[in-house]
Context: one part of a larger RNA
RNA sequence: GGACGAACGCUGGCGGCGUGCUUAACACAUGCAAGUCGAACGGAAAGGCCCCUUCGGGGGUACUCGAGUGGCGAACGGGUGAGUAACACGUGGGUGAUCUGCCUUGCACUCUGGGAUAAGCCUGGGAAACCGGGUCUAAUACCGGAUAUGACCACAUGCCGCAUGGGGUGUGGUGGAAAGCGUUAUGUAGCGGUGUGAGAUAGGCCCGCAGCCUAUCAGCUUGUUGGUGGGGUAAUGGCCUACCAAGGCGACGACGGGUAGCCGGCCUGAGAGGGCGACCGGCCACACUGGGACUGAGACACGGCCCAGACUCCUACGGGAGGCAGCAGUGGGGAAUAUUGCACAAUGGGCGCAAGCCUGAUGCAGCGACGCCGCGUGAGGGAUGACGGCCUUCGGGUUGUAAACCUCUUUCAGUGCCGACGAAGCGGAAGUGACGGUAGGUACAGAAGAAGCACCGGCCAACUACGUGCCAGCAGCCGCGGUAAUACGUAGGGUGCGAGCGUUGUCC
Repeated sequence: GGACGAACGCUGGCGGCGUGCUUAACACAUGCAAGUCGAACGGAAAGGCCCCUUCGGGGGUACUCGAGUGGCGAACGGGUGAGUAACACGUGGGUGAUCUGCCUUGCACUCUGGGAUAAGCCUGGGAAACCGGGUCUAAUACCGGAUAUGACCACAUGCCGCAUGGGGUGUGGUGGAAAGCGUUAUGUAGCGGUGUGAGAUAGGCCCGCAGCCUAUCAGCUUGUUGGUGGGGUAAUGGCCUACCAAGGCGACGACGGGUAGCCGGCCUGAGAGGGCGACCGGCCACACUGGGACUGAGACACGGCCCAGACUCCUACGGGAGGCAGCAGUGGGGAAUAUUGCACAAUGGGCGCAAGCCUGAUGCAGCGACGCCGCGUGAGGGAUGACGGCCUUCGGGUUGUAAACCUCUUUCAGUGCCGACGAAGCGGAAGUGACGGUAGGUACAGAAGAAGCACCGGCCAACUACGUGCCAGCAGCCGCGGUAAUACGUAGGGUGCGAGCGUUGUCC
């Protein structure tokens, strides 16, 4: 000098764009953050509509729809950085050892039966959470049978390669499929379902190389290293198991200890390098702490389940409920870090044929000079160089064209009027913008509402007076102060930056 997720002191006009718990991965009141589909199903709690009514209510419809069965989603999106020195990450490869719901595309199908069960009704237990018994019923829920292009297995054949092997053709065999809904009005659109091939997307696994400190850590290891058989997985593998062998790693730093999420990048620097990993993007890990599996294409699953533990809450003492490192917000810790806001209008996501519903993702708004950038606090004229202040050799000097005064201008802020783009889409049409009466435009009035902070001994740009008297104090270093202090305090003046200026901390 530059930089910062900064803090502190003094000061503070406006706007744009960013950015804001670095500490306690401390504990959390309250609300919201993941639902959706009636075009899968039985149905009708509530509302609408129609009918009846003794005015209590009853019946119907399915406009609509609570709860339930079923499907898809909930594994995304959002948070945090605790753990991790590791194939976790980066980069380059391998998979002839693998999987992939929804999507695209090709081929072949969608035949025929069955038994249940929730909701409902009846009933029981419990303070509650909730749990049971009986009975009725449906499906794109569940289970048989048929069929099989292809899939899988075996054999034959010939092709290829990279060792295990890969792919093609033929024959035989094995165990296997399916679901309907629904529309203008019947052509059967449309949405689906099953098997299988290919693609796309997203993963899993393996390997080479590279990236912290410590030797005041020198030896480490028994599933350890390898083999065979078996198990397990989508899949290779001591991943697991039985047996066999005795190996494997290490000064090219094993093992141990400390620290740490990694990267694209960011800061600095002429570069080499050094430091950092906030925001944004990619990957990983975690979700009160520890362990476990279930479901599923996908999880060992933040707002799922089970067990144990700590903590908090409810209880009728028998037993139950909970997990903000989602968005706000609270307490606590701290030098320190924001609103319990608006909207799904846009972008994106889930579900749905769609309309649409949901979305604290997101878009916006609020707060903070926290940062960067832009603008303003007026412009021109104006000397007898006014008054006042300060200094003075008492002549004067300086503040100083500064002010007053004259002539102008009106950015920004203020007030009135007008007033968007963002809207493409959806919808038969009407219509549909959170931001927002915002930005912007226009008119009006008046210099009007808007300047501070640090420094002035040298380094280092800027000097005098008074006060103080080794006191009070200053100080980054050298050093100032003990009666003439340009170094302390105040004033006048000056210098530097300017809505900021200084100080502290950290890095180069």

The part of an RNA shown here (small-subunit ribosomal RNA, 5' domain) has 508 nucleotides and comes from Tomitella cavernea. RNAcentral holds the full RNA, with entries from ENA and SILVA. Its mean pLDDT, the model's own confidence on a scale to 100, is 85. NCBI's taxonomy places the organism under Bacteria, Bacillati, Actinomycetota, Mycobacteriales, Tomitella. Rfam family: Bacterial small subunit ribosomal RNA. Gene Ontology terms of the family: ribosome and structural constituent of ribosome.